This is a predicted structure of a 72-nucleotide RNA (transfer RNA) from Channa argus. It matches the Rfam family "tRNA". It is annotated as a transfer RNA. The coordinates come from a structure-prediction model, not an experiment, and the mean pLDDT is 82. The sequence is in RNAcentral, with records from Rfam.
RNA sequence: GCCCCAGUGGCCUAAUGAUAAGGCACUGGCCUCCUAAGCCAGUGAUUGUGAAUUCAAGUCCCAUCUGGGGUG
Numbered sequence: 001g002c003c004c005c006a007g008u009g010g011c012c013u014a015a016u017g018a019u020a021a022g023g024c025a026c027u028g029g030c031c032u033c034c035u036a037a038g039c040c041a042g043u044g045a046u047u048g049u050g051a052a053u054u055c056a057a058g059u060c061c062c063a064u065c066u067g068g069g070g071u072g
Stems, first nucleotide, its partner, number of pairs: 001071007010024004026042005048064003
């Protein structure tokens, strides 16, 4: 240089072009003599960035950034 894969809350992982879901963590409450565990509730993502197509994009097209792999 060329080719392929990945990027989604603090972390891990989902999501047929049509409400961005779940777990952990965090916060509050219940329980307890106190903690842990358990139970209930809540906060937190404009999906790496920028454009394009579409009534509608995490998803499709293009460029680009970061990381990983392959190849000369």